[in-house]
RNA sequence: GGCUCGGUCCCCGGCAAGCGGGGCCUUUCGAACCGGGUCAGGCCGGGAACGGAGCAGCCCUAAGGAUGCGCCUCGUUGUGCUGGGUGCCCGGGCCCUC
Repeated sequence: GGCUCGGUCCCCGGCAAGCGGGGCCUUUCGAACCGGGUCAGGCCGGGAACGGAGCAGCCCUAAGGAUGCGCCUCGUUGUGCUGGGUGCCCGGGCCCUC
């Protein structure tokens, strides 16, 4: 000096883990009136039977809020493993040269 093997570091890819964002989904809250249903009382029409509109209440639901054991996705990390790459460095082997 050359070849080669192993290792740290660096770079790229993959799979996990942590953290954060978004979507879906679960549960729940949620409209005095300007959503829906049912409409006590009262009101209106009627001789009456009945009918009508319809407040409160109750039920359902929207916008929106809360929630997370779940699913998908994005980002990130001095977390872990794995495949590969060039290179410095460290260690080993062989060869050549002085």
A computed fold for a 98-nucleotide RNA from a Planctomycetota bacterium, annotated as Bacterial small signal recognition particle RNA. Of the family's consensus pairs, 96% are formed in the model. NCBI's taxonomy places the organism under Bacteria, Pseudomonadati, Planctomycetota. It matches the Rfam family "Bacterial small signal recognition particle RNA". Rfam's curators write: The signal recognition particle (SRP) is a universally conserved ribonucleoprotein involved in the co-translational targeting of proteins to membranes. Clan: SRP clan. The family's RNA type in Rfam is non-coding RNA gene. The prediction has a mean pLDDT of 78.